RNA sequence: GGGCUCGUAGCUCAGUUGGCAGAGCGCUCCCCUCGCACGGGAGAGGUCUCGGGUUCGAAUCCCGACGAGUCCA
Numbered sequence: 001g002g003g004c005u006c007g008u009a010g011c012u013c014a015g016u017u018g019g020c021a022g023a024g025c026g027c028u029c030c031c032c033u034c035g036c037a038c039g040g041g042a043g044a045g046g047u048c049u050c051g052g053g054u055u056c057g058a059a060u061c062c063c064g065a066c067g068a069g070u071c072c073a
Stems, first nucleotide, its partner, number of pairs: 001072007010025004019056001027043005049065005
C1' cells in the first nucleotide's frame, strides 16, 4: 500500500424485509436475612465511531473519513 470482517449502554453482544433502541453481566434502590450471599422486584445509564447522501422515516441502504481485527504484498 491492497483485500475481507467489524465499530450499538461500563463489559460481552442481539437488533430479521428501513418504522418505539434491546438482552445478559455490572451499577443504584427496595423486598427477603440478625447480617452477608442466593433469590425476587424496580430504576439509572446510549450524539448507534464521525461527516455527507437517499427516504415521509436510517443503527439498518449508498459514499467518504477514522479506528480495531485478519489476510496478501

Predicted 3D model of a 73-nucleotide RNA (transfer RNA) from a Nanobdellota archaeon. RNAcentral holds the sequence, with entries from ENA. Model confidence (mean pLDDT): 82 of 100. NCBI's taxonomy places the organism under Archaea, Nanobdellati, Nanobdellota. Its Rfam family is "tRNA". About the family: Transfer RNA (tRNA) molecules are approximately 80 nucleotides in length.